[in-house]
Molecule: transfer RNA
Organism: Lotharella oceanica
RNA sequence: GGGUCUGUAGCUCAAUUGGUAGAGCGUUAGACUGAAGAUCUAAAGGCAACUAGUUCGAAACUAGUCAGUCCCA
Numbered sequence: 001g002g003g004u005c006u007g008u009a010g011c012u013c014a015a016u017u018g019g020u021a022g023a024g025c026g027u028u029a030g031a032c033u034g035a036a037g038a039u040c041u042a043a044a045g046g047c048a049a050c051u052a053g054u055u056c057g058a059a060a061c062u063a064g065u066c067a068g069u070c071c072c073a
Base pairs, nucleotide, nucleotide: 001072002071003070005068006067007066010025011024012023013022019056027043028042029041030040031039049065050064051063052062053061
């Protein structure tokens, strides 16, 4: 330099190919316990890497940019 894949909650990952984003772990509060752990209940937490475009409507489609993985040279 060329190509491939990836970017979603604090972490690991989903979302039936366009219709108002979820799970597990973690955190916080409560129940339980002498206390803690385990268990149960609930809550907080994300403008989806960024900028435009298409569309009534985009996490998902298109273009560009940025970062990272891998392959080739």